Molecule: SAM riboswitch aptamer (S box leader)
Organism: Anaerolineae bacterium
RNA sequence: CUCUUAUCCAGAGAGACUGAGGGAACGGCCCUUUGAAGUCUCGGCAACCAGUUAGUAAAAAGCUAAUACGGUGCCAACUCCGACAGUGAAUGACGCAAGUCAUUCAAACACUGGAAGAUGAGAG
Numbered sequence: 001c002u003c004u005u006a007u008c009c010a011g012a013g014a015g016a017c018u019g020a021g022g023g024a025a026c027g028g029c030c031c032u033u034u035g036a037a038g039u040c041u042c043g044g045c046a047a048c049c050a051g052u053u054a055g056u057a058a059a060a061a062g063c064u065a066a067u068a069c070g071g072u073g074c075c076a077a078c079u080c081c082g083a084c085a086g087u088g089a090a091u092g093a094c095g096c097a098a099g100u101c102a103u104u105c106a107a108a109c110a111c112u113g114g115a116a117g118a119u120g121a122g123a124g
Base pairs, nucleotide, nucleotide: 001124002123003122004121005120006119007118008117013042014041015040016039017038021031022030023029026082027081028080043075044074045073048071049070051067052066053065054064055063056062079116084113085112086111087110088105089104090103091102092101093100094099
């Protein structure tokens, strides 16, 4: 770097050095000299992997729960929001109605899905 797969509305920051950017990319909207990004130290969150313990089980498989000494990850804003697709709105006609059709408009909001991204685990 590529592929597969799971998760992404929760959670968790202080200090030192340094000094202007940062939030992936585009648009927005934010954060930032009351100190960005980065590096280091300490702290924390979480529970993906590994471990341990308990339950279940024929079983050292699997599943469930707990734990947090190990490997990662993370500690502004839902992955900050949007972007693509679908579900629309108004008017008219027909119809008892459910609804069907036509025309115009597509701005905002919401929901669902997707794309992209991030992280873990596995493979190349």